Small-subunit ribosomal RNA, 5' domain from an uncultured bacterium, 521 nucleotides, folded computationally.
The coordinates come from a structure-prediction model, not an experiment, and the mean pLDDT is 84.
Its Rfam family is "Bacterial small subunit ribosomal RNA".
RNAcentral holds the full RNA, with entries from ENA, Greengenes and SILVA.
Context: one part of a larger RNA
RNA sequence: GAUGAACGCUUUCGAUAGGCUUAACACAUGCAAGUCGAGGGGCAGCAGGGCUUUCGGGCCGCUGGCGACCGGCGCACGGGUGCGUAACGCGUAUGCAACUUGCCUCACAGAGGGGGAUAACCCGUUGAAAGACGGACUAAUACCGCGUACACUUAUUUGAAGGCAUCUUUAGAUAAGGAAAUGAAUUUCGCUGUGGGAUAGGCAUGCGUCCCAUUAGCUAGUUGGUGAGGUAACGGCUCACCAAGGCGACGAUGGGUAGGGGAACUGAGAGGUUGAACCCCCACACUGGUACUGAGACACGGACCAGACUCCUACGGGAGGCAGCAGUGAGGAAUAUUGGUCAAUGGGCGAGAGCCUGAACCAGCCAAGUCGCGUGAAGGAUGAAUGUCUUAUGGAUUGUAAACUUCUUUUAUAGGGGAAUAACGGGUGUUACGUGUAGCAUUAUGAAUGUACCCUAUGAAUAAGCAUCGGCUAACUCCGUGCCAGCAGCCGCGGUAAUACGGAGGAUGCGAGCGUUAUCC
Numbered sequence: 001g002a003u004g005a006a007c008g009c010u011u012u013c014g015a016u017a018g019g020c021u022u023a024a025c026a027c028a029u030g031c032a033a034g035u036c037g038a039g040g041g042g043c044a045g046c047a048g049g050g051c052u053u054u055c056g057g058g059c060c061g062c063u064g065g066c067g068a069c070c071g072g073c074g075c076a077c078g079g080g081u082g083c084g085u086a087a088c089g090c091g092u093a094u095g096c097a098a099c100u101u102g103c104c105u106c107a108c109a110g111a112g113g114g115g116g117a118u119a120a121c122c123c124g125u126u127g128a129a130a131g132a133c134g135g136a137c138u139a140a141u142a143c144c145g146c147g148u149a150c151a152c153u154u155a156u157u158u159g160a161a162g163g164c165a166u167c168u169u170u171a172g173a174u175a176a177g178g179a180a181a182u183g184a185a186u187u188u189c190g191c192u193g194u195g196g197g198a199u200a201g202g203c204a205u206g207c208g209u210c211c212c213a214u215u216a217g218c219u220a221g222u223u224g225g226u227g228a229g230g231u232a233a234c235g236g237c238u239c240a241c242c243a244a245g246g247c248g249a250c251g252a253u254g255g256g257u258a259g260g261g262g263a264a265c266u267g268a269g270a271g272g273u274u275g276a277a278c279c280c281c282c283a284c285a286c287u288g289g290u291a292c293u294g295a296g297a298c299a300c301g302g303a304c305c306a307g308a309c310u311c312c313u314a315c316g317g318g319a320g321g322c323a324g325c326a327g328u329g330a331g332g333a334a335u336a337u338u339g340g341u342c343a344a345u346g347g348g349c350g351a352g353a354g355c356c357u358g359a360a361c362c363a364g365c366c367a368a369g370u371c372g373c374g375u376g377a378a379g380g381a382u383g384a385a386u387g388u389c390u391u392a393u394g395g396a397u398u399g400u401a402a403a404c405u406u407c408u409u410u411u412a413u414a415g416g417g418g419a420a421u422a423a424c425g426g427g428u429g430u431u432a433c434g435u436g437u438a439g440c441a442u443u444a445u446g447a448a449u450g451u452a453c454c455c456u457a458u459g460a461a462u463a464a465g466c467a468u469c470g471g472c473u474a475a476c477u478c479c480g481u482g483c484c485a486g487c488a489g490c491c492g493c494g495g496u497a498a499u500a501c502g503g504a505g506g507a508u509g510c511g512a513g514c515g516u517u518a519u520c521c
Base pairs, nucleotide, nucleotide: 001520002519003518005517006516007515008514009513013372014371015370016369018366019365020331025329026328027327029326030325031324034073035072036071039070040069042066043065046064047063048062049060050059051058052057080284081283082282089209090208091207092206093205094204095203096202099201100200104197105196106195107194108193109192110191112146114144115143122135123134124133125132126131152177153176154175155174156173157172158171159170160169161168162167183189184188210256211255212254217247218246219245222244223243224242225241226240227239228238229237259281260280261279262278263274264273265272266271286307287306288305289304290303309320310319311318312317337363339362340361341360345359346357347356348355349354376407377406378405379404387397388396389395390394412458413457414456415455416454417453421448426443427442428441429440430439431438432437433436465510466509467508468507469506470491471490472489476505477504478503479502480501486493487492
């Protein structure tokens, strides 16, 4: 000098950034991922309408709309944590002639004709429940054949050009294989194939990346080859066979520790230390394992199995996973509200209106950091009084300090005014071109917030502490104590004149903080 700090004393206000470093310990409760009726069959509840009525009510999906259900997209993002990992994990630089990529975008081409189911609803069975099972009915942008098809895929084959070895690109030929929803609607939005782009990923490689040699040998899919399987793709990735290799004092193997980087702190620098907050990458989601779906996961708020723990149970069996936001217990020196809003920014779905969003934006708590403001200003000597010291009728100091006079009103209190952040998109109307775009007009929208800020009134009014004073080190006297009580970072003080202990007066330093402790330089 610094800190995600803690502790002691003290504490006016604001802005700004920060706030479980320990138990990746266990979690009550609420919320954190939905959306689309312009895909579908439908209609539980609500509202409207109609029919009927014994005036209690009953019926009709007819309309707005819509619980549950089928279907689509999203749930792989966003948010959290740092257990594991010494590794192509990360950083940096390359490569893929060995790869994938939903939504977005550009270009070209296309959508013919059929089929069988199933959930919901209904009727039953069964179970304490969670739920499970059976029968019958039905739809689709759900599912499945058929036809057609290219620049697609596979196999064979003919040239041309190029390269980096396997090869790549391009122009063909033959054979085989493979699509779709012409769906919804009012403009338009979708569906299928192929080739580009963009974005996002996957893989490989050079170099760099902590401590211990009181760890010296390690290795059998091990190292390489051939063939096959598998993958989006290369590869012992996996398997069969063959060979006997591969790594290592330039530190293998083993053990310990640890997420990595941009960066941060310190330092003249070189270096040393750290990896909180913010950004990028990685890993994980009660512990271990596995795959399914999907463009993408081996998936935090999905599934299955095993385990530990907790809860329910009719004892047969079931349910759960805060390292999301709040919050609770525990641990600890120690770390906050079970708050508001989707107004903005961003995300998901939707044609849109809109819905959802503990992302985000705000507010609350905390001197825990940084920055800013104030606690008054000018004058004022009878140098007042008190206190303290003294060589004591006196003097010194407190001290221009106070009183007193004049002034100001930041702040405070009261009253009044009062924002920006919000103009895009959308709706409606209209104009232009001419068939979906653009222009214009109009309309609505603020959680924070009656906040920030501004004005007026009142009145010095509402606001100072902490540590130190032997030397290092700025700042000295008196009293008490008497190697006691105590101090102390080091040297060292204290045994009767202690500037070093305790108190007082005074002084010094910093100041809404000041000291102590811990850690780094």